[in-house]
RNA sequence: GAUAAAGGCAAACUUGAGGAAACUCAAGGACGCAAAGCUAUAGGGCCUAAAGAAGGCAGCCAGCUACCGAA
Repeated sequence: GAUAAAGGCAAACUUGAGGAAACUCAAGGACGCAAAGCUAUAGGGCCUAAAGAAGGCAGCCAGCUACCGAA
C1' cells in the first nucleotide's frame, strides 16, 4: 500500500459436538480483512461466572513475525 501478481483468511447465520457460561472445534456459508498470521496469570481493555478468574475474546487497542514491490 497499487484498477498489480501469486495467493491466504472467513463475519453473521445454519447443523453437529464440547462447556456452568462467555466462548471454542468441525462442516456449510461470505460481512469483510495488507497481516482477519502468531502472542491471553507476565501490556491494556472487554465478556462470562459456580465471583474478586491462572475461564474466554487477537475480526478492540497493542507486541512479534511474514508474501509482493508500482507510486
c-di-GMP-I riboswitch aptamer from Tissierella sp. P1, 71 nucleotides, folded computationally.
Lineage of the source: Bacteria > Tissierellia > Tissierellales > Tissierellaceae > Tissierella.
RNAcentral holds the sequence, with entries from Rfam.